Predicted 3D model of a 536-nucleotide part of an RNA (large-subunit ribosomal RNA, domain I) from Oscillatoriaceae cyanobacterium M33_DOE_052. Lineage of the source: Bacteria > Bacillati > Cyanobacteriota > Oscillatoriales > Oscillatoriaceae. Model confidence (mean pLDDT): 81 of 100. The full RNA is in RNAcentral, with records from ENA and Rfam.
Context: one part of a larger RNA
RNA sequence: GGCGCAUGGUGGAUGCCUUGGCUCUGAGAGACGACGAAGGACGCGGUAAGCUGCGAUAAGCUGCGGGGAGCUGCACACAAGCGUAAUAUCCGCAGAUUUCCGAAUGGGACAACCCAGCACACUGAAGGUGUGUUAUCCGCCGCAAGGCGGAAGUCAACCCUCUGAACUGAAACAUCUAAGUAGGAGGAGGAAAAGAAAAUAAAUAAUGAUUCCCUGAGUAGUGGCGAGCGAAAAGGGAAGAGCCCAAAUCCCGAUAGCGUGCUAUCGGGAGGUUGUAGGACCACAUUUAGAAACCAAUCUCAAGCUGAAUCUUCUGGAAAGUUGAACCAUAGCAGGUGAUAGUCCUGUAAGCACAAAUGAUUGGGGACGAGUGGUAUCCUGAGUAAGGCGGGACCGGAGGAAUCCUGCCUGAAUCUGCCAGCACCAUCUGGUAAGGCUAAAUACUCCUCAGAGACCGAUAGUGAACCAGUACCGUAAGGGAAAGGUGAAAAGCACCCCGAACAGGGGAGUGAAAUAGUACCUGAAACCGUGCGCCU
Numbered sequence: 001g002g003c004g005c006a007u008g009g010u011g012g013a014u015g016c017c018u019u020g021g022c023u024c025u026g027a028g029a030g031a032c033g034a035c036g037a038a039g040g041a042c043g044c045g046g047u048a049a050g051c052u053g054c055g056a057u058a059a060g061c062u063g064c065g066g067g068g069a070g071c072u073g074c075a076c077a078c079a080a081g082c083g084u085a086a087u088a089u090c091c092g093c094a095g096a097u098u099u100c101c102g103a104a105u106g107g108g109a110c111a112a113c114c115c116a117g118c119a120c121a122c123u124g125a126a127g128g129u130g131u132g133u134u135a136u137c138c139g140c141c142g143c144a145a146g147g148c149g150g151a152a153g154u155c156a157a158c159c160c161u162c163u164g165a166a167c168u169g170a171a172a173c174a175u176c177u178a179a180g181u182a183g184g185a186g187g188a189g190g191a192a193a194a195g196a197a198a199a200u201a202a203a204u205a206a207u208g209a210u211u212c213c214c215u216g217a218g219u220a221g222u223g224g225c226g227a228g229c230g231a232a233a234a235g236g237g238a239a240g241a242g243c244c245c246a247a248a249u250c251c252c253g254a255u256a257g258c259g260u261g262c263u264a265u266c267g268g269g270a271g272g273u274u275g276u277a278g279g280a281c282c283a284c285a286u287u288u289a290g291a292a293a294c295c296a297a298u299c300u301c302a303a304g305c306u307g308a309a310u311c312u313u314c315u316g317g318a319a320a321g322u323u324g325a326a327c328c329a330u331a332g333c334a335g336g337u338g339a340u341a342g343u344c345c346u347g348u349a350a351g352c353a354c355a356a357a358u359g360a361u362u363g364g365g366g367a368c369g370a371g372u373g374g375u376a377u378c379c380u381g382a383g384u385a386a387g388g389c390g391g392g393a394c395c396g397g398a399g400g401a402a403u404c405c406u407g408c409c410u411g412a413a414u415c416u417g418c419c420a421g422c423a424c425c426a427u428c429u430g431g432u433a434a435g436g437c438u439a440a441a442u443a444c445u446c447c448u449c450a451g452a453g454a455c456c457g458a459u460a461g462u463g464a465a466c467c468a469g470u471a472c473c474g475u476a477a478g479g480g481a482a483a484g485g486u487g488a489a490a491a492g493c494a495c496c497c498c499g500a501a502c503a504g505g506g507g508a509g510u511g512a513a514a515u516a517g518u519a520c521c522u523g524a525a526a527c528c529g530u531g532c533g534c535c536u
Stems, first nucleotide, its partner, number of pairs: 001535009015521001016485002020456002022453007029445002031154002039101003042055003046078002050074002061095006070082003106115003116134007136151006158189001159187005169176001173224001211238004221229002242437003245381001249270010275415001277380004281374004288369001294364006304352003310325002314321001326343002328332001334346003386410008396422001417432005472479002492520001495507004
């Protein structure tokens, strides 16, 4: 030095575990904010650094309700206290307080700081202190001064509008694709958007707002006819709901004009709302279905309460295991208890109780609405429809290119009207643009409650099971960890010894176990020793 056996150290794999995650389901909620939010700074404890809670009334104050023998958060110490039969701690609901910064809003500022005006109070005055108030924009009222109301800022996804890439694919690349995606800006709601009877879709017979799902269909199409992109009708489902203005006409008021009772303009009210055209107007006739606000009743919603039934033998540190014999069950879901418990504990099935606010349902309430005939006249959305040029949207890349949107230039008709049916024309069919509102079916989950898993089990699962968006890195935007487990119970080793020792260890003691001693379950391998044997 090697090999073997044995035994240690180191190390933290593996096994077991789960406080944490992940993905869903069903309900709820879908907002908070000038009554000062979200988010912070600084404080508040007997001792008090951190977290949590709270705000100078500061781990809390008040009221009501619950609950009850213990309590003063995490937090296991000492001190000082509170409470024990109902004012402790604790739980629920409501309220009070709520420094400073922050939209931050009296002015300023390098956020958590500095400096004011006015009014009032305290004070004999000055000075000081305290309280209140003083930003901007918009709307309404007002002659004005001013008053009242609103906005602002934050927030996970979902939604709408505007804006809008590139990598990439085309095996290069330019049209094309990626993609109207990512990103940016603005805005709203619990959903949003869309949508009201079609200037629909269709095709010889009929449809009847929108939205979503299945199918149609990877079809029809489109496409350097490459890569790719990619409908619609019809059918089947979910859900269902319709309405209001402008105008004609009439009335009222104001102003102006002149012919002095008419015209024009403006404002208000009535009227009216459609395509088998409707309405105004004229004639005739005429009355009942049922939105919201609001009122009442009922139900719902808190912390909670009751809640069945077991003993024993053996093993063991411990019984829930085992033996024997029982019992309950509208409860044998689950968790805990010194190993595996229906009957030990918390619970579970079932039942009970319950305030305000909220929501739901029902009843009351009552805005508004409805007929027939006639048709001389009037009305029926204009810089609109449409056309040209240039873009864009549609399945449709300019194409034979309808339809829709529009920047520029032109620019109608008026119901005997006008639009559409994929160039265009005729016939036919369908419809009535150029104003507006509209629940449900649909999308999402920062959040709350209940539950589930052929999901993970500490290099996994969230980045984060642990004081993690922390430590740390970066000028900054930003990046971003590692780190779980004694034991049933601290019973966490009194006392003695070695030692310089508050290091470490040996006894003793605890414990089932200390090779479970806080560097603590198990404790693999690499790596490093020690003893013995053999070989060189």